[in-house]
Bacterial RNase P class A from an Actinomycetota bacterium, 422 nucleotides, folded computationally. Its Rfam family is "Bacterial RNase P class A". Rfam links the family to the GO terms ribonuclease P activity, tRNA processing and dimeric ribonuclease P complex. By type it is a ribozyme. A source record names the gene rnpB. The RNAcentral record of the sequence draws on ENA. Lineage of the source: Bacteria > Bacillati > Actinomycetota. The prediction has a mean pLDDT of 75.
RNA sequence: GGAGUCGGCCGGGCGGCCGCGGGCGAAGGCUCGAGGAAAGUCCGGACUCCACAGGGCAGGGUGCUGGGUAACGCCCAGGCGGGGUGACCCGCGGAAAGCGCCACAGAGAAUAGACCGCCCCCGCAAGGGGGCAAGGGUGAAACGGUGAGGUAAGAGCUCACCAGCGGGCCGGGUGACCGGCCCGGCUCGGCAAGCCCCACCCGGAGCAAGGCCAAGCAGGGAGCGUUCGUCGGGGCUCAAGCAGUGAAGCGGUAGCCUCGCGGAGAAGGGUGGCCCGCCCGAGCUCCCGGGUAGGCCGCACGAGGGGCGUUCGUCGUACGGGAGCGCCCCCGGGACCUCGCGGCGACGCGAGGCCCAGAGAGAUGGCCGCCGUCGGCCCGUGAGGACCGGCACGGAAUCCGGCUUACAGGCCGACUCCCCCU
Numbered sequence: 001g002g003a004g005u006c007g008g009c010c011g012g013g014c015g016g017c018c019g020c021g022g023g024c025g026a027a028g029g030c031u032c033g034a035g036g037a038a039a040g041u042c043c044g045g046a047c048u049c050c051a052c053a054g055g056g057c058a059g060g061g062u063g064c065u066g067g068g069u070a071a072c073g074c075c076c077a078g079g080c081g082g083g084g085u086g087a088c089c090c091g092c093g094g095a096a097a098g099c100g101c102c103a104c105a106g107a108g109a110a111u112a113g114a115c116c117g118c119c120c121c122c123g124c125a126a127g128g129g130g131g132c133a134a135g136g137g138u139g140a141a142a143c144g145g146u147g148a149g150g151u152a153a154g155a156g157c158u159c160a161c162c163a164g165c166g167g168g169c170c171g172g173g174u175g176a177c178c179g180g181c182c183c184g185g186c187u188c189g190g191c192a193a194g195c196c197c198c199a200c201c202c203g204g205a206g207c208a209a210g211g212c213c214a215a216g217c218a219g220g221g222a223g224c225g226u227u228c229g230u231c232g233g234g235g236c237u238c239a240a241g242c243a244g245u246g247a248a249g250c251g252g253u254a255g256c257c258u259c260g261c262g263g264a265g266a267a268g269g270g271u272g273g274c275c276c277g278c279c280c281g282a283g284c285u286c287c288c289g290g291g292u293a294g295g296c297c298g299c300a301c302g303a304g305g306g307g308c309g310u311u312c313g314u315c316g317u318a319c320g321g322g323a324g325c326g327c328c329c330c331c332g333g334g335a336c337c338u339c340g341c342g343g344c345g346a347c348g349c350g351a352g353g354c355c356c357a358g359a360g361a362g363a364u365g366g367c368c369g370c371c372g373u374c375g376g377c378c379c380g381u382g383a384g385g386a387c388c389g390g391c392a393c394g395g396a397a398u399c400c401g402g403c404u405u406a407c408a409g410g411c412c413g414a415c416u417c418c419c420c421c422u
Base pairs, nucleotide, nucleotide: 001418002417003416004415005414006413007412008411009410010409012371013370014369015368016367017366018365020033021032022031023030024029035393039404040403042402043401044400045399046398047206048205049204050203059202060201061200062199063198064078065077066076067075068074079092080091081090082089083088093197094196098195099194100191101190102189115136116135117132118131119130120129121128122127144162145161146160147159148158149157163187165184166183167182168181169180170179171178172177210297211296212295213294219288220287221286222285223284224283227263228262229261231260232259233258234257235256236255237254238252241250242249268280269279270278271277301332302331304330305329306328307327308326309325310324311323312322315320333355334354336353337352338351339350340349341348342347372391373390374389375388376387378385379384
């Protein structure tokens, strides 16, 4: 100098003007106000309600080992296998419990098989019969490798060594596993994200969880008020009587209900606070339970303890007791930050700091100037300067730990390989 690997971080800054949401304030105003992913809602927890003696089945999830954690499918360290020259990256229970599947090609795809080929026999030949699986060919995958013996040709057919499989023993390791020795039959394919087997884990729903207050209307209860008319309409009951018989029916000098009209009006309402007066006037008032609209909490560290100050009702003669707000101290919590100690590490323990976004279908934005950065073009010998354009992905909704995905541009650290110079 070039090419890479891994990890971490920023993701515009300053000023002015206007604007939005929460809190405080009488007001001027003060103060706080999105992200590394707030996203996908894929895992895991806190919290809430419901269910629950215990066990099993079904269902779902996870899957090398050890550890971390509130928990996890996350993280750390290790093991084995694969890839890369390397830094490093990727994968992970069981196929010797059983079933099933293995496209195309190929003779044959799992106690397999013969297309070419090799060998023997018949035949003049073409060809036929038989043997073989070493060589060729197909395929992602073809039933160990090398050598020797053996044979008509061959073959674990036999033997030696190697590889691999199974079993046993010894040693190391918490363990996955590693190393060594011995024995065995001569060799056993792949897929579990097809069913399945083994081990472990899992109750369901979710902040629209859930809790509290509660207008009006309707319901239940209590109290007060509920008058008059030779008036009109409608309805119910019904005496004499009429009619009729199976009863219904008609009837009006009756009673009751209701609507309308008119009068009076004492409960109640209005008229500027009270009385009179005037007007309206048939309902009015109180209580109870459930609960709609609506509101509050959950909900942005704590229904925690103590002290001081202040405000407000209310009980009390008073001391005192109650509620709200502010400040200080203590205790407790935090999965956030810094430091120290322990640990290889993920993390744990201790000390200090810090802990006001939080909502109504939902606020954090816009414009201008300067700076930054990238690209283009122009000027300048050059350092540099002028102009134009761009600056991503994306927006909290109960909170938190992860994973995954998206992202203009930029920064930092550690490491690897190659080339050159000293």